The part of an RNA shown here (small-subunit ribosomal RNA, 5' domain) has 472 nucleotides and comes from an uncultured bacterium. It matches the Rfam family "Bacterial small subunit ribosomal RNA".

[in-house]
Context: one part of a larger RNA
RNA sequence: AACGAACGCUGGCGGCAUGCCUAACACAUGCAAGUCGAACGAACCUUUCGGGGUUAGUGGCGCACGGGUGCGUAACGCGUGGGAAUCUGCCCUUGGGUACGGAAUAACUCCCCGAAAGGGGUGCUAAUACCGUAUGAAGUCUUCGGACCAAAGAUUUAUCGCCUGAGGAUGAGCCCGCGUUGGAUUAGCUGGUUGGUGGGGUAAAGGCCUACCAAGGCGACGAUCCAUAGCUGGUCUGAGAGGAUGAUCAGCCACACUGGGACUGAGACACGGCCCAGACUCCUACGGGAGGCAGCAGUGGGGAAUAUUGGACAAUGGGGGAAACCCUGAUCCAGCAAUGCCGCGUGAGUGAUGAAGGCCUUAGGGUUGUAAAGCUCUUUUACCCGGGAAGAUAAUGACUGUACCGGGAGAAUAAGCCCCGGCUAACUCCGUGCCAGCAGCCGCGGUAAUACGGAGGGGGCUAGCGUUGUUC
Numbered sequence: 001a002a003c004g005a006a007c008g009c010u011g012g013c014g015g016c017a018u019g020c021c022u023a024a025c026a027c028a029u030g031c032a033a034g035u036c037g038a039a040c041g042a043a044c045c046u047u048u049c050g051g052g053g054u055u056a057g058u059g060g061c062g063c064a065c066g067g068g069u070g071c072g073u074a075a076c077g078c079g080u081g082g083g084a085a086u087c088u089g090c091c092c093u094u095g096g097g098u099a100c101g102g103a104a105u106a107a108c109u110c111c112c113c114g115a116a117a118g119g120g121g122u123g124c125u126a127a128u129a130c131c132g133u134a135u136g137a138a139g140u141c142u143u144c145g146g147a148c149c150a151a152a153g154a155u156u157u158a159u160c161g162c163c164u165g166a167g168g169a170u171g172a173g174c175c176c177g178c179g180u181u182g183g184a185u186u187a188g189c190u191g192g193u194u195g196g197u198g199g200g201g202u203a204a205a206g207g208c209c210u211a212c213c214a215a216g217g218c219g220a221c222g223a224u225c226c227a228u229a230g231c232u233g234g235u236c237u238g239a240g241a242g243g244a245u246g247a248u249c250a251g252c253c254a255c256a257c258u259g260g261g262a263c264u265g266a267g268a269c270a271c272g273g274c275c276c277a278g279a280c281u282c283c284u285a286c287g288g289g290a291g292g293c294a295g296c297a298g299u300g301g302g303g304a305a306u307a308u309u310g311g312a313c314a315a316u317g318g319g320g321g322a323a324a325c326c327c328u329g330a331u332c333c334a335g336c337a338a339u340g341c342c343g344c345g346u347g348a349g350u351g352a353u354g355a356a357g358g359c360c361u362u363a364g365g366g367u368u369g370u371a372a373a374g375c376u377c378u379u380u381u382a383c384c385c386g387g388g389a390a391g392a393u394a395a396u397g398a399c400u401g402u403a404c405c406g407g408g409a410g411a412a413u414a415a416g417c418c419c420c421g422g423c424u425a426a427c428u429c430c431g432u433g434c435c436a437g438c439a440g441c442c443g444c445g446g447u448a449a450u451a452c453g454g455a456g457g458g459g460g461c462u463a464g465c466g467u468u469g470u471u472c
Stems, first nucleotide, its partner, number of pairs: 001471003005468005012344006018337002020302001025300003029297003034061003039058002042055005068255003077180007086172002091168008099133004108123001110121004139148003153160002181227003188218003193215008230252004234245004257278005280291004308334001310333003316330001317328004347377004357368004383408005391399001416461005421442003427456005437444002
């Protein structure tokens, strides 16, 4: 000097920030991802019979973003600079196409099983759901002869879509050079191990996987092992070099009760999806089921310690929709906390008989001290009344009657904390008597203690001041 701090005493206001560093401990409750009827059938409501509306289901898009945490990870994880063997929904530019058919199924009806969660069967039906045929190149494969591959419609008739190419943009996957903590009281490590060939697999290079062949590969320039740790931009300190650190904000990574696995999809091996196993909790009719706050609040627990079960989608952005609009604990705001930084205030001028009181005293006086009172003023803040934005654009404002402005009354509503032996700014009296106690170091205290406790006085900082912890 600094802090995501804590503790003690104290505490007026505002602005801007910040707020579980510990148990990645367990979680009651509510909310945090939906939307589309202009894809579809059906049911219901309503109607001025034109239509309008609501929705469980099928279907589409989204749910891989946004938000949280730092367990793991010493690694191409991150940082930086390169690379080639790749994919990319929605978006932009551009070329071509959008023909003809079919069979189902949920919803619904009926029946059955189950305590429930839920499940089974019969019958009926639609689609932008599913399937077939056609066409088919500038696409794919090719032995260069050829072979193969698509589509979906809706309606208000103007659009929105659908399929297939090419290019772009964005995003993502992969490889490499260099850098990236401590320990040698860890010296040898390695069998898909190192390389090759054939095959498989992937969007894609590759022992990524597999069969065979060879016997390699790494290591004192520290392999392997152990411990610790998310990395960075940055932050703190310092004249710098450096040291320490990685909260908030931003980029990347990893994780989502623990471990494993794949499915769907342009994208996941998926926080609020699925399956299996385990621990835990809950329901049960004991047959069987349900759950996952390291989302926002909140609870218990741990701890020296860290906030509201708030408001709004008004703005910014995101998802869906042609749109109206809906959703959004992202976000914007408000609440709590002197946790920090910054600003302001707690009055100003005058006022000597140097009042009273306190303290000291050599008893003369000194000091508190212009301090108070008194007099003359002011009104920041707080209070009362009135007006009242910008943020929003034609409309829409949670914040909010907020910021701000005008008026009013009245010094009124507002000062503490630590220290005073030296270091180190600031001294006397009383009490105590190696006791009680103080203390960062040196050291004070055993009867005159400027060092303990109190008082008066003084010094420092100030809505804070000290102490403790940590870093430089």